FMN riboswitch aptamer (RFN element) from Rhizobium subbaraonis, 173 nucleotides, folded computationally.
RNA sequence: GGAUGUUCUCAGGGCGGGGCGGGAUUCCCCACCGGCGGUAUCGGAUGGUCGAGGCGUAUGGCGCUCUCGAUGCUUCGGAGCCCGCGAGCGCCUUCGGCAUCCCGUCGAAGGGUCAGCAGAUCCGGUGAGAUGCCGGAGCCGACGGUCAAUAGUCCGGAUGAAAGAGAGCAAGC
Numbered sequence: 001g002g003a004u005g006u007u008c009u010c011a012g013g014g015c016g017g018g019g020c021g022g023g024a025u026u027c028c029c030c031a032c033c034g035g036c037g038g039u040a041u042c043g044g045a046u047g048g049u050c051g052a053g054g055c056g057u058a059u060g061g062c063g064c065u066c067u068c069g070a071u072g073c074u075u076c077g078g079a080g081c082c083c084g085c086g087a088g089c090g091c092c093u094u095c096g097g098c099a100u101c102c103c104g105u106c107g108a109a110g111g112g113u114c115a116g117c118a119g120a121u122c123c124g125g126u127g128a129g130a131u132g133c134c135g136g137a138g139c140c141g142a143c144g145g146u147c148a149a150u151a152g153u154c155c156g157g158a159u160g161a162a163a164g165a166g167a168g169c170a171a172g173c
Stems, first nucleotide, its partner, number of pairs: 001173001004170007016030004032152001033141002035085004042077004047073001048071006054064004080139002088117002090114001091111008121137005143156003
C1' cells in the first nucleotide's frame, strides 16, 4: 500500500410574506430545499516540482518561512435535472385471516432479479474538448393522512431502513 474478515460510529434539507375562503404551511402569486458514488475545461492548498526575478553568501556554485508564473505531480472540495446507486410505492416469493378450491381481498415476513410509478435542461459565452465552468431562462420531487381543500417543505410508517463515509481490531500477502 492493496485485498480479506470482523466490530463500532455516522449517514436529508426546505412554507417566510401576500391572496381567495368558514376552513389551505396542501389552491393562486412571490419565496425556500437538493441523499450516496462516479465523471471533471472549475476552485483552494499557510503542498511538491520547474522557470523567471529578488535577497544573502565563502560566487563557474550554494542557500532562502521572499515575489511572480507554469504544472496531465500530490492533496482537499466540486452536477437535484450526464451515468449508476439508495430509501418509498409497485412487482415477485412465502406464510396467515376472510372466502368451498381457483380468482379475489386484508395483513405479516422476505427478495432487490424486474425498473413499472419515475423523475426533471435547454439557450448563449469561453474553449481542442463542457447537459459539469460563466451568464440567462426553465424543469423535477414516493406512499398513507389531512372536511370531496389538491403537500418536495406539515403529520405518519421512521428512536426504522439504507446507497455509502469514517475509525478500530485480527490474521496473512
The organism belongs to Rhizobium, within Bacteria.